[in-house]
């Protein structure tokens, strides 16, 4: 320099005028985000038995740790991809059931279409030598074709996938049939908390794929949600049905009511206060830890609407882009000035931790490969 | 704001994980003097992206769109 791989951050700035929400000592102060989003997970909080038992159901899934908790994060392991930085994946298919279309002989208790090999029968055909005779026929020998019986699983073909792989030996042809290496299985030893790794011995190979199919194993999960829930105010008109209700289903248990609760129809109202802003909080430092994170100390207070505030205009500056003029340069192009256009995604609603998705433009750090120079 | 349900030709609706079919509508041709009806033929679809699988409308993840429900008093 070129091409890349990771991680982190910013998300226009300043001023003036007008406008809006909240607080107010009436001077003023303060007012969106990294995702406030999707509502996909997990928790806090509230109510329902302070929440019970069993079944069903749901979730997670290599190992160890972190955390309030998680489908999150950190570290490690194995496998796959990449020259590499790095990226992606993850229980069990040897408990059982099921599925594997088409093609193909065969799709899971293996099987045998072509092929290869052996034997038999039939039909052609060739023959140096040998035998028999009646000199071209038979015996005999070799090869071919067809059929039958058997062997085989190397090769071909089908498929996403074909029953260990490669090589040598072996055989009628072949084959773990035998051997070597690799893979696999069982056992042992060593290291590691563990996933796993390294080594050795034995076995000739049994065990195809799919669990984001049912399922098995291990662990976790009670339900509902701030329109939860508590209080106040306004207004109206009651009626019907029933062993019912207690927040997914079934059984048990417990509790509450039985003339008041629940349900249905009808009526009234669509108002206020709390919950609700100090929190698993932000920032800085020290210590422990590889890290995620934790502990301690200091410091700061940081939106609270309820048809829902956080905006608009102007000026200067910044960034991007387009056009023009001048200058520089051999050229690609660069610099200055002037003018125009543009500056994303989006937007709190009980609160946090994550994940995912959207995002104009820009900044910083670390690393890899190649080329060149010293 | 919270919770629940659902997306297949233009419309309605089928499809054990194995060639996406049917009806109406649309287009072309035929029949007819013309139109309709009828006959023959045709086009047109799984909400986007990614994954699992040999194979996805179907299973999983993640977006987009549509629909429904709700409070209080007595």
């Nucleotide at each position: 320099g070129u091409a890349g791989c990771c991680g982190g951050c910013c998300g226009g700035g300043c001023g003036a005028u007008c406008g809006c929400g909240g607080c107010u000592u009436c001077g003023g102060c303060u007012g969106a985000g990294g995702a406030a989003a999707g509502u996909c997970c997990g928790g806090g909080c509230u109510c329902c038995a302070c929440a019970g038992g069993g079944c069903a159901g749901g979730g997670u899934g290599c190992u160890g740790g972190g955390u309030a908790a998680c489908u999150c994060c950190c570290a490690g392991g194995c496998c796959g991809g990449g020259c590499g930085a790095c990226c992606g994946g993850c229980g069990g298919a040897a408990a059982g059931u099921g599925c594997c279309a088409c093609a193909g002989a065969a799709a899971a208790c293996a099987a045998a279409c072509c092929g290869c090999c052996g034997a038999g029968u039939g039909c052609g055909u060739g023959g140096a030598a040998u035998c028999g005779c009646a000199u071209g026929c038979g015996a005999c020998c070799g090869g071919g074709c067809a059929c039958u019986c058997g062997g085989u699983a190397a090769g071909g073909g089908u498929g996403a996938a074909a029953a260990g792989g490669u090589g040598c030996g072996g055989u009628a042809a072949g084959a773990g049939c035998g051997c070597a290496c690799c893979g696999c299985a069982u056992c042992c030893c060593a290291g590691g908390u563990g996933a796993c790794u390294g080594g050795g011995a034995u076995g000739g190979c049994a065990c195809g794929g799919c669990a984001a199919a049912c399922c098995c194993c291990a662990c976790c999960c009670g339900g509902a949600g701030c329109a939860a829930g508590a209080c106040c105010a306004a207004g109206c008109a009651g009626g019907g049905a029933a062993g019912g209700a207690g927040c997914u289903g079934c059984c048990c248990g417990c509790u509450c009511c039985a003339u008041c609760u629940u349900c249905c129809c009808g009526g009234g109202u669509a108002g206020g206060u709390c919950g609700c802003a100090a929190g698993a909080g932000g920032c800085c430092g020290u210590u422990g830890g590889u890290a995620a994170c934790a502990a301690c100390g200091g410091u700061c207070c940081c939106a609270g609407a309820u048809g829902g505030a956080u905006g608009a205009u102007c000026g200067c500056c910044c960034c991007u882009u387009c056009g023009g003029u001048u200058c520089c340069g051999a050229a690609g192009g660069g610099a200055a000035c002037c003018g125009g256009a543009g500056g994303a995604c989006a937007g709190a609603a009980c609160c946090c931790g994550g994940c995912u998705u959207a995002c104009a433009g820009g900044c910083c750090g670390g690393c890899u490969a190649c080329a060149c120079a010293a | 704001u919270g919770c629940g349900g659902g997306g297949u030709c233009g419309u309605c609706u089928a499809a054990c994980g194995g060639c996406a079919g049917g009806a109406c509508g649309c287009c072309u041709g035929g029949c007819u003097c013309u139109g309709g009806a009828c006959c023959a033929g045709g086009a047109a679809g799984u909400u986007g992206g990614g994954g699992u699988u040999c194979g996805a409308a179907u299973c999983c993840c993640u977006g987009c769109c549509c629909c429904g429900c709700a409070g209080c008093c007595a």
This is a predicted complex of two RNAs, RNase P RNA and transfer RNA, with 448 nucleotides together. Rfam match: Bacterial RNase P class A. Rfam's curators write: Ribonuclease P (RNase P) is a ubiquitous endoribonuclease, found in archaea, bacteria and eukarya as well as chloroplasts and mitochondria. Its mean pLDDT, the model's own confidence on a scale to 100, is 79.